[in-house]
Context: one part of a larger RNA
RNA sequence: UCUAGUUAAGGGAAUUCGGCAAAUUAGCCCCGUACCUUCGGUAUAAGGGGUCCCUGGAUUCGUUGUUGUAUAAUUGCGAUUUCAGGGCGCAGUGACAAGGGGUGUCCGACUGUUUAACAAAAACAUAACCGACUGCUAGCCUGUAAAGGUGUGAAUAGUCGGUGACGUCUGCCCAGUGCCCGUACUUCAAACCUCAUUUCAAUGGGGCUAAGAGCGGGUAAACGGCGGGGGUAACUAUAACUCUCUUAAGGUAGCGAAAUGCCUUGCCGUUUGAUUGACGGCCUGCAUGAAUGGCGUAACGAGAUGCCCACUGUCCCUAACUAGAACCCUCCGAACUUUCCAUUCUGGUGCAAAGGCCAGAGACUUCCAGUGGGAAGCGAAGACCCCGUGAAACUUUACUGUAGCCUGUUGUUGCAAGGCAAGAUAAGUUAUAUAGCGUAAUUGGGAGCUGUUUGAUGGUACGAACGCCAGUUCGUGCAUAGGCGAAAAUGUAACACCAAUUUUCUUGUUUUACCUUGCUUUACUCUUCCGAGAGGACAUCGGCAGGUGGACAGUUUGGCUGGGGUGGCACGCUGUUGAAAAGGUAUCAACAGCGCCCAAUGGUCUGCUCAGACGGGUCAGAAAUCCGUCGUAGAGUGCAAGAGCAAAAGCAGGCUUAACUAGGAUUUUUACAAAAGGAAUCAUAGUAGAGAAAUCUUGGUCUAGCGAUCUCCUAUCUCUCCUUGACUGGGGGGUAGGCAUGACUGAAAAGUUACUCCGGGGAUAACAGAGUUGUCGCGCCCGAGAGCCCAUAUCGACGGCGCGGCUUGCUACAUCGUUGUCGGCUCUUCCUAUCCUGGGCGUGCAGAAGCGUCCAAGGGUGGGGGUGUUCACCCAUUAAAAGGAAUCGUGAGCUGGGUUCAGAACGCUGUGAGGCAGUUUGUUUGAUAUCUACUGGAAGUGUUAGAGAUCUGAAGGGAAGAAUCUCUUAGUACGAGAGGAACGGAGAAUCGGCGCCUCUGGUUUACCAGUUAUCCGGAAGGGUAUUUGCUGGGCAGCUACGCGCUAAUGGAUAAGUGCUGAAAGCAUCUAAGCACGAAACCAGCCCUGAAAAGAGAUCUCUUAGACGCCUAUAGAAGAUAGGUUUGAUAGAAGCGGAGUGUAAGUACCAAGGUAACGAGGUAUUCAGCUCGCGCUCACUAAACGUCUUA
Repeated sequence: UCUAGUUAAGGGAAUUCGGCAAAUUAGCCCCGUACCUUCGGUAUAAGGGGUCCCUGGAUUCGUUGUUGUAUAAUUGCGAUUUCAGGGCGCAGUGACAAGGGGUGUCCGACUGUUUAACAAAAACAUAACCGACUGCUAGCCUGUAAAGGUGUGAAUAGUCGGUGACGUCUGCCCAGUGCCCGUACUUCAAACCUCAUUUCAAUGGGGCUAAGAGCGGGUAAACGGCGGGGGUAACUAUAACUCUCUUAAGGUAGCGAAAUGCCUUGCCGUUUGAUUGACGGCCUGCAUGAAUGGCGUAACGAGAUGCCCACUGUCCCUAACUAGAACCCUCCGAACUUUCCAUUCUGGUGCAAAGGCCAGAGACUUCCAGUGGGAAGCGAAGACCCCGUGAAACUUUACUGUAGCCUGUUGUUGCAAGGCAAGAUAAGUUAUAUAGCGUAAUUGGGAGCUGUUUGAUGGUACGAACGCCAGUUCGUGCAUAGGCGAAAAUGUAACACCAAUUUUCUUGUUUUACCUUGCUUUACUCUUCCGAGAGGACAUCGGCAGGUGGACAGUUUGGCUGGGGUGGCACGCUGUUGAAAAGGUAUCAACAGCGCCCAAUGGUCUGCUCAGACGGGUCAGAAAUCCGUCGUAGAGUGCAAGAGCAAAAGCAGGCUUAACUAGGAUUUUUACAAAAGGAAUCAUAGUAGAGAAAUCUUGGUCUAGCGAUCUCCUAUCUCUCCUUGACUGGGGGGUAGGCAUGACUGAAAAGUUACUCCGGGGAUAACAGAGUUGUCGCGCCCGAGAGCCCAUAUCGACGGCGCGGCUUGCUACAUCGUUGUCGGCUCUUCCUAUCCUGGGCGUGCAGAAGCGUCCAAGGGUGGGGGUGUUCACCCAUUAAAAGGAAUCGUGAGCUGGGUUCAGAACGCUGUGAGGCAGUUUGUUUGAUAUCUACUGGAAGUGUUAGAGAUCUGAAGGGAAGAAUCUCUUAGUACGAGAGGAACGGAGAAUCGGCGCCUCUGGUUUACCAGUUAUCCGGAAGGGUAUUUGCUGGGCAGCUACGCGCUAAUGGAUAAGUGCUGAAAGCAUCUAAGCACGAAACCAGCCCUGAAAAGAGAUCUCUUAGACGCCUAUAGAAGAUAGGUUUGAUAGAAGCGGAGUGUAAGUACCAAGGUAACGAGGUAUUCAGCUCGCGCUCACUAAACGUCUUA
């Protein structure tokens, strides 16, 4: 010193994030218990009283025995309840065991569950409420399947989801996203049908068409959502009222600075001396709100938070004690760590934080115990941050897929009926423009056809079909001999009759598809008592196809960057500056632009001269058009800027298309090397234009206006292969053009990670350092002004110049194989820009109290409230409650409230995973010290013979004192008064320092006494209940809360005040000289101090010392001190003193009781017991010896 305990006077939470820890309380009996309440509770509420021993009586019960009778009496034993009397102690659940209590608020209803090893909670669960799916071959789940679970259950059931007892309620929105229902129509795959491609095949087009989608509804206890602006009332304010924009709807009830409120410590009240707290209100709700449930709520909670009582060592302020460690001795005996050397300190330097470098100082050697300042100590290739064309997990309307599910089709797959549609086929039937006798389908043939009982034709009656309403056709009955065509007329077309074709409709046959219905020992499925039954061509299963599809999988999720992110684009180009006179040259440097435009804004020929100013001139003005003069460009040039340009490159007109085609070369641009792109120059060939011609023209006066491979498209281009009667069709190559990658030399691509991981980085952030100092702090200069007057008693604008390195920034230099991060506690040193105390000066200084300023760092600078706070605010004091530095000093010293891991909640945000310098609650702080440093304790060597003793004092340390108050001076000086000092003297208390234990207090596990339970049979005497069972006392020792002490003065100075005194005939504190002047400095005072290497001095002795042994005035070990028989050193004994409080034994008394017995009392007895103290006393032990040595 630690660990675990014990005890503390006075105060009583002042401690602290917080009563953490500890203390208090405690069992049983009796009394008595509030608010609230779901009437059960709350409740052991709270708050009181009792509790032991002895004696006797009574009650009830069990039981042995006895009584001739017995539900009884009695005796013994035991248990229970109760009464009376007696008794002791500080204390009677005497030890052990054994709730502190009350009262608000939040959250969760409750009991329960959870992160084995950092989170026990407000999280999960729960009963209850709601919704969804599900009729059993169910739904849901597992599985590739077979199969299995729920369940041998059946809707009062099972599964899934949400809310979370109870009470009271649960508003509006269906636009979005889901889910459900529907759907005339649209879209829509394969199969199928069909067409084209000569045929086959492949391919393509079209048709039909399921689910899905579109479309129409419904649904919020589905996911979710629930506005803005203006005006208005007779004080003001506010707005019941109103206007307007707008939405799917605009937040209702309730609650509200809240686990949700930024601003914010909101405002008011209560609580306090003081409250960033708590509670009650308010409502201006950044960003409350109704089963993502709202608001209440008794009970419950190792939940969060506030207050009160009790209680206390949490604290003021520490102290003592006990046990175990530590320490010492003996034995045994690891690990981590370890480049080297190592005696450091200060300043400097250095990759900016050095034991090792430089300078100075310091420093003999070794050991022991401690403390933890340093080794940017050890531990772990930093978890924060960034980076990686790293990983993983998770999410989703990222990309691409896959199970699953839905749907169509096909196979497994058979038989029928009906309907409907389509096709084919047979027969019949239909066909009206106008004109025409008239209902002319089209074309061709054609001059006849047909009838007369096989009844034409017309009429008539009935019926049917069609219909353009005129009629046509057919059937039946009656009647009976010709009728039609041709010709003519009309007309585009001419009729009889025959053939073919188209069209309408009817009927029949047949094929296919679909729909509906049915059948089944005939597939297949299910049940089964194996007899059969139920279903049934469905379903199942297989193939193909469409839809859906984070359930699952694989991946992606850019770069630059004064860290990264957010922002931006500095990511492709152009101009100017930067750019330092060749070229080139960076920044998220500065200033501007481009991603086009133009058929004229191109080409050519010809002509002209602009802007502006002045003068003149009708309307006409400053500016219209006109005239004159001047006019190097001050204009214009399609667009930036720069360069260029005047019979032009500008302006105007004429004619035009060279803005053309083909292939080249050279040069250039992007520093250099290239792709693409751009530009320039040259010539060739062709075709053109303008001009009389020479000539000019390959777009715009020049510098921006842009884009690979692959695929695809286009071409009346070109070559080739196959094919064809054929450049007929198809394929391929080439050429040219087009579709774009702007992250612009060009992947097809979203997020989260605080659950994280790996590899790296001080190439790069957060802390601290360094540099800088805008900001910050502090000065100085100037002096506008104000201060009645007056710049400078005091204040001081606008400006200027510095210093510091505390704030905040900037930089990214050191550290990412690791320098622990805020605040507090503890402890120390330093600075001064001084808050107090000391000494001065000025004053708008009478005194007192102030204001300003100079010197001064010796000492001091405190206690509380709320808050994690630093800070700030507040309370009461005070002489004052100064500011800083030391890695924002200090975590191998503590704490862990805050921040900053994993859990959870609220608000906001995000579809989501998740996120938030927003809030809230919870959450492991390692270690045996090697070196150095420091605090102490020893040993050795040196100092030239050794030993003992006494000094000197270089040097070092200290604050050893500091400030206050009262009285006096003195009601004096001063002052009109009111008020009101000082020098000096005395005392007190506070803080600090040193020492002590007489007193007071504490401790006192030496000791004495009391007492409980139990054990040793009883007594006596003891053990255990803690490492004293508890309780009451307590000496020595140690201690504080107790007691004592804690002066001057001198020297030299600071600011300042002076004397004399020149330079400068004066003046002047100064230049020479002299004197004063402060808590600061040096002494004085106290302590250490010959290892002070310059190693000192004096005295004494010539042998001395050490070990050993007994010890304590000493002590961790060493050491120190005393003694060692010539002895009181220790022990024992005796006496004294001290503590406790009257021992044991005996005698007597004692409530009672027949007695036995009997708690207890009195006397013997200031007894007994005990003692770390003092004195006496050799009874015991300090024997003999060993070693070194001038």
Predicted 3D model of a 1190-nucleotide part of an RNA (large-subunit ribosomal RNA, half B) from a Candidatus Woesearchaeota archaeon.